[in-house]
């Protein structure tokens, strides 16, 4: 130097949730808080989940109203497209503490 990660030391980070602030939203910053992480450091590279917007498709399935029923209407559910968001969704590139097997 590579690989590996200990009932080991020094130490980092900070999940839900509360407060505020931002923002159409996803969600992000700040305080507090600690579920966990050997990269829970850093890059949107590869997938992958959301968000908003336009477009297409549909009467097949859900929700609402009305109607005795038939159906009528609305909302969502699906695709593509662009634009954001999640790296503590997988992955990959890189950097960095320690040295037990």
């Nucleotide at each position: 130097c590579u690989u590996c990660g200990a009932u080991a030391a020094a130490g980092a980070c900070a999940a839900a949730c509360c407060c505020a602030a931002u923002g159409u939203g996803a969600a992000u910053u700040g305080g507090g808080g600690a579920c966990g992480u050997a990269a829970a450091g850093c890059c949107c590279g590869g997938g992958g989940c959301c968000u908003u917007a336009a477009u297409c498709g549909g009467u097949a399935g859900a929700u609402u109203g009305c109607g005795u029923a038939a159906g009528c209407a609305u909302u969502u559910u699906g695709a593509u497209u662009a634009a954001g968001g999640c790296g503590g969704c997988c992955u990959g590139g890189u950097u960095g503490c320690c040295g037990a097997a």

A computed fold for a 101-nucleotide RNA from Anaerolinea thermophila, annotated as c-di-GMP-I riboswitch aptamer.